About this RNA
Large-subunit ribosomal RNA, domain II from a Candidatus Peribacteria bacterium, 687 nucleotides, folded computationally.
Context: one part of a larger RNA
RNA sequence: CCGAGCGAGUUAGUCGUGCAUGGUAGGUUAAGGCAGUUUCAGCCGGAGCCACAGCGAAAGCGAGUCCGAAAUGGGCGAUCAUCAUGCGCGCUAGACCCGAAACCAGGUGAGCGAGCCAUGGGCAGGUUGAAGUGUGGGUACAACCACAUGGAGGACCGAACCGACACGUGCAACAAAACGUCCGGAUGACCUGUGGCUAGAGAUGAAAUUUUAGCCGAACCUGGAGAUAGCUGGUUCUCUCUGAAAUAUAUUUAGGUAUAGCCUCUAUCGUCUAGCAUUGUGGGUAGAGCUCUGUAUCGGGAAGGGCGGGAAAUAACUGUACCAACUCGUAGCAAACUUCGAAUAACAAUGUGAAUGGAUAGGGAGUCAGACUAUGACAGCGAAGUGCCAUAGUCAAGAGGAGAAGAGUCCUGACCGCCGUCUAAGGUCCCCAAUUAUACAUUGAGUGGAAAAGGAAGUGUGAUUGUCGUAACAGCCGGGAAGUUGGCUUAGAAGCAGCCAUCUUUUAAAAAGUGCGUAAUAGCUUACCGGUCGAACGAUUGUGCGCCGAAAAUUCAACGGGGCUAAAAUGUAUAACCGAAGACGCGGGUGGCAUGGUUUACCAUGUCGCGGUAAGAGAGCGUUGUAGGAGCGGUGAAGCCAGGCCGUGAGGUCACUGGUGGAGCGACUACAAGUGAGAAUGCUCGG
Numbered sequence: 001c002c003g004a005g006c007g008a009g010u011u012a013g014u015c016g017u018g019c020a021u022g023g024u025a026g027g028u029u030a031a032g033g034c035a036g037u038u039u040c041a042g043c044c045g046g047a048g049c050c051a052c053a054g055c056g057a058a059a060g061c062g063a064g065u066c067c068g069a070a071a072u073g074g075g076c077g078a079u080c081a082u083c084a085u086g087c088g089c090g091c092u093a094g095a096c097c098c099g100a101a102a103c104c105a106g107g108u109g110a111g112c113g114a115g116c117c118a119u120g121g122g123c124a125g126g127u128u129g130a131a132g133u134g135u136g137g138g139u140a141c142a143a144c145c146a147c148a149u150g151g152a153g154g155a156c157c158g159a160a161c162c163g164a165c166a167c168g169u170g171c172a173a174c175a176a177a178a179c180g181u182c183c184g185g186a187u188g189a190c191c192u193g194u195g196g197c198u199a200g201a202g203a204u205g206a207a208a209u210u211u212u213a214g215c216c217g218a219a220c221c222u223g224g225a226g227a228u229a230g231c232u233g234g235u236u237c238u239c240u241c242u243g244a245a246a247u248a249u250a251u252u253u254a255g256g257u258a259u260a261g262c263c264u265c266u267a268u269c270g271u272c273u274a275g276c277a278u279u280g281u282g283g284g285u286a287g288a289g290c291u292c293u294g295u296a297u298c299g300g301g302a303a304g305g306g307c308g309g310g311a312a313a314u315a316a317c318u319g320u321a322c323c324a325a326c327u328c329g330u331a332g333c334a335a336a337c338u339u340c341g342a343a344u345a346a347c348a349a350u351g352u353g354a355a356u357g358g359a360u361a362g363g364g365a366g367u368c369a370g371a372c373u374a375u376g377a378c379a380g381c382g383a384a385g386u387g388c389c390a391u392a393g394u395c396a397a398g399a400g401g402a403g404a405a406g407a408g409u410c411c412u413g414a415c416c417g418c419c420g421u422c423u424a425a426g427g428u429c430c431c432c433a434a435u436u437a438u439a440c441a442u443u444g445a446g447u448g449g450a451a452a453a454g455g456a457a458g459u460g461u462g463a464u465u466g467u468c469g470u471a472a473c474a475g476c477c478g479g480g481a482a483g484u485u486g487g488c489u490u491a492g493a494a495g496c497a498g499c500c501a502u503c504u505u506u507u508a509a510a511a512a513g514u515g516c517g518u519a520a521u522a523g524c525u526u527a528c529c530g531g532u533c534g535a536a537c538g539a540u541u542g543u544g545c546g547c548c549g550a551a552a553a554u555u556c557a558a559c560g561g562g563g564c565u566a567a568a569a570u571g572u573a574u575a576a577c578c579g580a581a582g583a584c585g586c587g588g589g590u591g592g593c594a595u596g597g598u599u600u601a602c603c604a605u606g607u608c609g610c611g612g613u614a615a616g617a618g619a620g621c622g623u624u625g626u627a628g629g630a631g632c633g634g635u636g637a638a639g640c641c642a643g644g645c646c647g648u649g650a651g652g653u654c655a656c657u658g659g660u661g662g663a664g665c666g667a668c669u670a671c672a673a674g675u676g677a678g679a680a681u682g683c684u685c686g687g
Base pairs, nucleotide, nucleotide: 001687002686003685004684005683006682011093012092013091015090016089017088018087019086020085021084022083023082026050027049028048032044033043034042054061055060064076065075066074067073096234097233099231103224104223105222106221107220108219114198115197116196117195118194119193120192121191122190123188125157126156127155128153132149133148134147135146136145137144161185162184163183166181167180168179169178200216202212203211209218237620238619239618240617241616242615247260248259249258250257251256261367262366263364264363265362266361267360268359269358272357275352276351277350278349279348280347281346287340288338289337293334294333295332298329299328300327301326304323305322306320307319308318309317370395371394372393373392374391375390376389378387379386400411401410402409415588416587417586418585420584421583422582426578427577428576429562430561431560435575437574438573439572440571441570442569448564454548455547458545459544460543461542462541463540464539465538466537467536475532476531477530478529479528481505482504483503486500487499488498511526515524516523589610590609591608592607593606594605595604596603597602621676623673624672625671626670627669628668631665632664639660640659641658642657643656644653645652646651
């Protein structure tokens, strides 16, 4: 990993509640007994229980009673049916199944490790040479010195032995801790044999939470025990009808639960409902505005103030390119401003108005992690595939078509079948179904087919306004002068560093000079004027489409691809076509309602339906057994293998077929369950 088998809502309660059925003005038997037997079923048995009367603490009274002196008061009652069985749910029990880490009790362990006790054993060889002692020297005696002797030491080197510093191998190993090389101790707090002692709320510990029989912050075994698990996983056949929620409130509550909301089923009501139309009602949002509250711009006036003069100082007085309450004009801003003020929405009435709609009561739920999109707010950075509200949609629980591919976008809601028709979104050159359609424009950037501030005689189309046959605009030819080098400044300043002024003259025109240039001059050039030429030339601005701005990590890789330029791009308009599980057509199934026929059932017609997770409701299939029971079976039962046929499905079929097998099976009716496996890192066995 595969196969086979096993594997999870059960059982009980003299419990509760609802529904169905049965009995009934009552229901029911229990133990036990009788008969019988295939130990079921039958008949007795009314003991008991529930109901049939309540109220009061009670005496007690009683359809009433209690409180009270009392009731025209109040409380609880009387009108109102219960019992048994089955089913749904709840409660109490292990209570759908598997799963802890843990807690407690009683025992078992020191044959491995820790410490201790008793009694034994072991340590090659080599080295060093303490104290003491002797002799000699030395001393007043000593001390002291030398040489011998001696043999101390948690002394030295190093095997056995004990250990384990480093590196390597090994890592499914030789080994659940080893092997190789190197290394530490090796007469000691040394190593070691045997026997014994200390036990889990403990022991032991040269102390590491170390060891206590290969995982010890509290051993192991058995029991309490099916501990508990608001947690994770799993929970087995079919079809039909309906179909959610991810919210509010509360919670030692936030991944749990309760009640409500939303779903379903039953009963009752019987149009009451959504929507639409009209009428009415309140509002202070959007917008707008500046009266108020604040904020804030400019100008005029202006109390008051600042500064100056007056003066040593103060005051009067006075000046002021200063500030300014307030006021007038002017133009703004506001969630916590409003003299104003919608659309929607909400509520009510009236009218209209679809059905599996609505309302009430009761049984059963699930849901309380939501996601994205659009719009209106808040928080954030007017960040987020962000957080948090509101309204709507989709997904969730929704398949199909489009979007290259995609939960939440666009179109559209799949009962089944059909090699039929029409459409939606979106498309129609090829991949790829359908126009290489039509008309008029735009774009030249492969823009289309990613992006900003900003930039530009790209180009189309408007608006406003200038110049111009009395000759514009551009180009070319020529002129562009004089007082004067204006004054000042300066080393110089001559049109052209800078400051001031910016006149006059000659002219067709020519600046006290537009730019370059010089140390300063010079030189070039412009404004301006003449000529030449001969028809348009400028400025501002709106708008369409383009251009630049534009750098990323494995070639193209920012149209799905090929490829596309009077398009296969963009804009406007038109006509066709394609295109879905949409609509229609034909056939079939099924649910609700209505009508009719038959009548429990059933049939026909009409009409409205039939996507679906959690969940509710209904109808069935199959397995094992029991009772009744048509029957089948060595002329071959069950089981197994392969095929055919039937049913919407679970499934059925030997009064279909073949093989295998070798002794039981069983239609139909009813009942009872150890009743359905693909998932639980499920369990067992086999491969």
The coordinates come from a structure-prediction model, not an experiment, and the mean pLDDT is 82. The RNAcentral record of the full RNA draws on ENA. Its Rfam family is "Bacterial large subunit ribosomal RNA". The family has 102 seed sequences and 51,934 matches in Rfam 15.1.